[in-house]
Context: one part of a larger RNA
């Protein structure tokens, strides 16, 4: 000496469940595999330690190489014979703090039960009003629509406007929040049924049952695909009108897939906090959401306070800076994933998956 890193420079898997593995709380007992001490054996030189009586002993550690010695090419390099060495392992004795193992106990981790409230968490069946469009009917007449200005377009076969009735699909104004819930994607009218998770409070119970997680399995926006439905509005493609030098655009008039539903695929994203998960520790201030305690006139208020979430500001510390700062990017430990100059390239080839589109895994030549 025995890498350094991953918010923005290359780098956290989109997210979860969990197999192997890795890691793992407190107390006492035993064992002795790891660990530590000693002995045997060996030890060229130096160093270190111990001891001053000396001696002896096994196997393995391939050959080559290094070291010693002898020899062969005229020498040497090179080559050959013999020896030494091979710091280690094995074997023997001991220690029991730590790791491990065995059996036993504990309750601070983890979990179960009881009570309570919060929530767009998920699935499902119904249902409501506003609006757009269309159809029918009434009133009514020459325009309407659209734009920077226009035109395409609609309208005397009666449009636009307005009133009434009906049809159908999709989305849920206000509440609404700097708010809530969910592992993430994501979730928003109201009601029913089924169902997941988190949180608070009090005790009781189990007794380390824990953390992480290679593979694996599941979930996973939008677009896209298959089959069948549905289709109001919107709208890739497409058509037309404008604009322009041109205008395969931006603007306008139309408009099909699609957007919606059921089932089955796809498996991607600036899937972002561009920040993996867990545990402990490290000044505060202020807002907000859920639950609890105290105080109070037993006020849902203020005030004080506990737990859990979610924001802002800020000390120490960290950081290249920006900034982060008890929701860490601080101080530590455990486990996983990933990075290693730019381009070629997230490409080729191969493999696996997919109906396809394509996805996952993943180079090199060459070049700077």
């Nucleotide at each position: 000496c025995u890498g350094g890193g991953c918010g923005u420079a290359a780098a956290g898997c989109g997210c979860g469940u969990g197999u192997a593995g890795g890691c793992g709380g407190c107390u006492a007992u035993g064992c002795a595999a790891g660990u530590c001490g000693g002995a045997u054996g060996u030890g060229a030189a130096a160093g270190c330690c111990c001891u001053g009586u000396c001696g002896g002993a096994u196997g393995u550690g391939a050959a080559a190489g290094c070291c010693c010695u002898c020899g062969g090419c005229u020498c040497a390099a090179c080559c050959g014979g013999g020896g030494a060495a091979g710091u280690g392992c094995a074997c023997c004795c001991g220690a029991a703090a730590c790791u491990g193992c065995a059996a036993a106990g504990c309750u601070a981790g983890a979990g179960u039960c009881u009570c309570g409230g919060a929530g767009a968490g998920g699935a499902u069946c119904g249902u409501g009003g506003a609006a757009u469009u269309c159809u029918c009917g009434g009133u009514g007449u020459a325009g309407a629509g659209g734009u920077g200005a226009a035109a395409u377009u609609c309208g005397u076969a009666g449009a636009u406007a307005u009133c009434g009735a009906g049809a159908g699909g999709a989305a849920c104004a206000c509440c609404g929040g700097u708010g809530g819930c969910g592992a993430a994607g994501g979730c928003g009218g109201c009601c029913u049924u089924c169902u997941g998770g988190a949180c608070g409070a009090u005790g009781a119970c189990u007794g380390a049952c824990g953390c992480u997680g290679a593979g694996a399995c599941g979930c996973g926006a939008a677009a896209g695909c298959g089959u069948g439905g549905g289709g109001a509005g919107c709208a890739a493609a497409c058509a037309g009108g404008a604009u322009u030098a041109g205008a395969u655009a931006c603007c306008c008039u139309g408009g099909u897939a699609g957007u919606c539903c059921a089932c089955g695929c796809c498996g991607u994203a600036a899937a972002c906090g561009a920040u993996g998960g867990g545990u402990g520790c490290u000044a505060g201030g202020u807002g907000u959401c859920g639950c609890g305690g105290g105080c109070u006139u037993u006020g849902a208020c203020c005030c004080c306070u506990g737990c859990g979430g979610u924001g802002c500001c800020g000390c120490a510390g960290c950081u290249a800076a920006c900034g982060c700062a008890u929701u860490a990017a601080g101080c530590a430990c455990c486990c996983c994933g990933c990075c290693u100059g730019g381009g070629a390239a997230g490409u080729a080839c191969g493999g696996c998956c997919g109906c396809a589109a394509g996805g996952c895994u993943a180079a090199a030549a060459c070049u700077c």
Model confidence (mean pLDDT): 85 of 100.
Small-subunit ribosomal RNA, central domain from a soil metagenome, 368 nucleotides, folded computationally.
It matches the Rfam family "Bacterial small subunit ribosomal RNA".